Context: one part of a larger RNA
RNA sequence: UUGGGCGUAAAGAGCUCGUAGGCGGCUCGGUAAGUCGGGUGUGAAAACUCAGGGCUCAACCCUGAGACGCCACCCGAUACUGCUGUGGCUAGAGUCCGGUAGGGGAGCGUGGAAUUCCUGGUGUAGCGGUGAAAUGCGCAGAUAUCAGGAGGAACACCGGUGGCGAAGGCGGGUCUCUGGGUAGUAACUGACGCUGAGGAGCGAAAGCAUGGGGAGCAAACAGGAUUAGAUACCCUGGUAGUCCAUGCCGUAAACGUUGGGAACUAGAUGUAGGGACCAUUCCACGGUUUCUGUGUCGCAGCUAACGCAUUAAGUUCCCCGCCUGGGGAGUACGGCCGCAAGGCUAAAACUC
Repeated sequence: UUGGGCGUAAAGAGCUCGUAGGCGGCUCGGUAAGUCGGGUGUGAAAACUCAGGGCUCAACCCUGAGACGCCACCCGAUACUGCUGUGGCUAGAGUCCGGUAGGGGAGCGUGGAAUUCCUGGUGUAGCGGUGAAAUGCGCAGAUAUCAGGAGGAACACCGGUGGCGAAGGCGGGUCUCUGGGUAGUAACUGACGCUGAGGAGCGAAAGCAUGGGGAGCAAACAGGAUUAGAUACCCUGGUAGUCCAUGCCGUAAACGUUGGGAACUAGAUGUAGGGACCAUUCCACGGUUUCUGUGUCGCAGCUAACGCAUUAAGUUCCCCGCCUGGGGAGUACGGCCGCAAGGCUAAAACUC
C1' cells in the first nucleotide's frame, strides 16, 4: 500500500469540548480548477502486438506498420465536485416565547433514628463471641435499663429491570446560585452543520502533600482459635485510611466488554415524563392519539454460533480511534508527565 476486521476470538480511546484536516441541505447565475471530448507537440532505440522475410524448423535475427498510460499547450462540453456572488430558500442547526419532569452540579445552614463515648439513677454477676471455644470486657460494679450530654459519619420507609447526568457518578429536608434535556405553538437567523489528528477540560476507588477531624468500619499489626502447618478463612482488639478544605495523581471488568453523526426498514407489550382531543360542574380517576426517554419479547435481515433485532450486532453514507499468532511485554531503553507511587508513549533478542 492492497485486502479483511474490532459485543464474546487480537481490536472502540474512560468521557466531553474543540484546532487543523476530511465530509457536507434545496435552488439561480458566473467560472471552468477537478472531470469529459477533440486537436497539435512530445512520447529515442530496443522490448511489446500485427504483417512480411532470413538462418532446413524453432528459439533468434531483419524490415514495415501499430501501440506507447503520462505530460505541455490550444479548442470545446458543463451533469457532478470545486471556486465565486455583501444571490435566493427553509426540511439540517440554532435563538426567542410560554410550560414541564428530575438523587444533574455548587454553596450555606438544618432534622430525626442508630452506633460509640461521658455523667448520674436503678440493679447484680456475669457479658461478649463461636461450628464449638478462647483471647477480650466486668465486683475499681460491666452487660441490661432510664435520664441528661458530647461527637462524627451515613441518610431507614418512599425506592421501582423508576429518574437525572457526557462519562465518572448522583438519594433526609429548606433556601440561594447554576448546567442540560424534552414535546408544543407561533415568531426569528438562514447551512451557521457532522466528525475530529494534535490540544484542553472532567474523570470511581486506592494512593500522595499540608492543615483539620475521627463515631462506626477497618488494610497493616497484635492476640485467640482452626489446622499436619495456617504468615488465611472465624473471633477479640486495632493504626493508616474512610470524613472536611486546598493541591496532586489520571488509572479500573472506567463494561452495553458494542466510538460519534445521519437516513431507511413488520409488529407486540410494560414503564417514566410532556402535548392535543374526549369525558367530567371542578378536582381526582379514566379513555383515544402523538412525541421524548427507558425496558422485555419478536419478524425480515445479519451472525461462526451465542445472539442482535427502529435504543441493531439490519441496510447504507461521512469522520475518528484501534487490531494483525502465543510468550518475552504493556516489559526494557529513550522521551514527556508526577513529590512519590507510578502513568503515557513503546521495542528487540530469544523461544513455542
The part of an RNA shown here (small-subunit ribosomal RNA, central domain) has 352 nucleotides and comes from an Acidimicrobiales bacterium. Its mean pLDDT, the model's own confidence on a scale to 100, is 82. The RNAcentral record of the full RNA draws on ENA. Lineage of the source: Bacteria > Bacillati > Actinomycetota > Acidimicrobiia > Acidimicrobiales.